[in-house]
Molecule: c-di-GMP-I riboswitch aptamer
Organism: Nitrospiraceae bacterium
RNA sequence: CUCCGACAAAGCUAAAGCCUUCGCGAGAGGGUGACAGAAAGUUGCGGGUCUUAUGAGUAGCAAGAUGGCCGAACUGCCGGG
Numbered sequence: 001c002u003c004c005g006a007c008a009a010a011g012c013u014a015a016a017g018c019c020u021u022c023g024c025g026a027g028a029g030g031g032u033g034a035c036a037g038a039a040a041g042u043u044g045c046g047g048g049u050c051u052u053a054u055g056a057g058u059a060g061c062a063a064g065a066u067g068g069c070c071g072a073a074c075u076g077c078c079g080g081g
Stems, first nucleotide, its partner, number of pairs: 002081004012037002017032006035068001041074003045071003048066005054060001
């Protein structure tokens, strides 16, 4: 540097639920709590899904959410090849 992930070690993050705050909403912040995770660290670049608005209906456009939906990019612990 690169690939891989225990039968290790030190650790890390924190699902759902509940309390609270913000948001039209999807959802997000704080506390609690652990379902899980070898990048569940970061990034809305691509796809997917979701929300709002419009609309008789279908479709499209616009703005947003989701990084624990998938991919990709960047960064990172330990060990093995």